A computed fold for a 76-nucleotide RNA, annotated as c-di-GMP-I riboswitch aptamer.

RNA sequence: AUAAAUACUUGGCAAAGCAGGCGAAAGCCUGUGACGCAAAGCUACAGGGACUGUAAAAUGUCAGCCAGUUGCAAAC
Numbered sequence: 001a002u003a004a005a006u007a008c009u010u011g012g013c014a015a016a017g018c019a020g021g022c023g024a025a026a027g028c029c030u031g032u033g034a035c036g037c038a039a040a041g042c043u044a045c046a047g048g049g050a051c052u053g054u055a056a057a058a059u060g061u062c063a064g065c066c067a068g069u070u071g072c073a074a075a076c
Base pairs, nucleotide, nucleotide: 012037013036017032018031019030020029021028022027035064041069042068043067047066048065049062050061051060
């Protein structure tokens, strides 16, 4: 330096549901709540894919689908 793996510590994030609100919808925000996550951090016209919608058409939605990119820890 590269590749694989993830023992341990400090912590972190927050699924479904429920309440209120926004949206045509997918879905999103706040609170509550934890299913889980070693990137469940970020990236949504500049990769793919999926969803909603439309006769068709996305600068509509999804990053907790793959992917790209950045970061924390360091027993062996």
It was read from a public genome assembly, where an Rfam model found it.